[in-house]
Order: sequence, then structure tokens, then C1' cells
RNA sequence: CUCGAUAAUGGCAAACUUGUUGAAAGACAAGGACGCAAAGCUAUGGGUCUAAGAAAUUCAGAAUUGAGUUUUAUGAUCGCCAAGCUACCGAAG
Repeated sequence: CUCGAUAAUGGCAAACUUGUUGAAAGACAAGGACGCAAAGCUAUGGGUCUAAGAAAUUCAGAAUUGAGUUUUAUGAUCGCCAAGCUACCGAAG
């Protein structure tokens, strides 16, 4: 420098519940542990999710309008994959 043990010190916290927030996906806090050797950080590339707003379109109607469908991220996800940066310990290789 790599690597990851029936090692040691610890760390994080899925689902779910409650509250807050958001149009939603989701996020935050408390409880709670499925798991994680980077389940630490960064939306940089890809994937995935949402569609308020915007555009198009269909139906009803005289019309303001109402309902539906499609497209779209500037929104989200780092515990989806990759990449970048940082990091505890020290068995075997």
C1' cells in the first nucleotide's frame, strides 16, 4: 500500500411505529434492529422513484372549467451500481 479474522475497541441503523415537513417521491427527529469493514462524505456517470410546474392530447360542456392519459427534473435516492475523497484495528495472504 493492499486485504478483511469466530480478533479487539467501538460505530451506523433496514422494515415498522409516532411526530414534523413536502404536491409527491422522500427527508428530519424519537423509538426500533434487518443488516453493514466504509451502511462515512460527494448527486460526478449510469440506474430507479416522484411529476407540483411546463408541454401535448382525450372526454364532458355554450363557456369559465372539470376529469383522464402521455412526455419532462430544476426534485429525490449514496443501505442500487460505479467513481472520487477521507477513515478505526491489525490475524492470514